[in-house]
RNA sequence: UCAUAACACGAGCCGAAUCCGGCGUCGCCCUGCGACGCUGGAGCGGGGGACCCAGGGUGACCUAGAGCGGUCACGGGGGCGAAUUGCCGCAUGGAGCGGCAUAGCGCGGUCUUUGCGCGCGAGCCCGUCAGCUAACCCCGUAGGCGAACUCAAAGAGAUCGC
Numbered sequence: 001u002c003a004u005a006a007c008a009c010g011a012g013c014c015g016a017a018u019c020c021g022g023c024g025u026c027g028c029c030c031u032g033c034g035a036c037g038c039u040g041g042a043g044c045g046g047g048g049g050a051c052c053c054a055g056g057g058u059g060a061c062c063u064a065g066a067g068c069g070g071u072c073a074c075g076g077g078g079g080c081g082a083a084u085u086g087c088c089g090c091a092u093g094g095a096g097c098g099g100c101a102u103a104g105c106g107c108g109g110u111c112u113u114u115g116c117g118c119g120c121g122a123g124c125c126c127g128u129c130a131g132c133u134a135a136c137c138c139c140g141u142a143g144g145c146g147a148a149c150u151c152a153a154a155g156a157g158a159u160c161g162c
Stems, first nucleotide, its partner, number of pairs: 012145003018042011043141006053131001057074006076129001077126004085101006104120005110156006
């Protein structure tokens, strides 16, 4: 000097996941500040839950009759999230692995629209149960990235300087 890797910081990014108190214990540079634990509220997010509306699978049996009532068996069904769906290949017990697409979603660092470009298109949970749903009831407020992108036009704004 060059290359690679790691660590730290990092304007920012995905996401509801932010902000403000109280009590206790400990520490300190002790009119206060910080750490940990418990707890309350606001804001944001989610679920359950009437009338009305919607919906009420398949097969067998019962009854004078059953599309309407009852019984039995089989099939389940639902939630958070953008993350659904299709085709092909591998595997072959297969709800697994991979590829190409796709509903839908995110980013290009003020917002909207259009264009262009780059990405995602997972995972987890409930446990035979939940349509919508006023009142009402319950729950969450995490986690993960980050020097790469940082383009254009029109419109609308904001801030700073003079």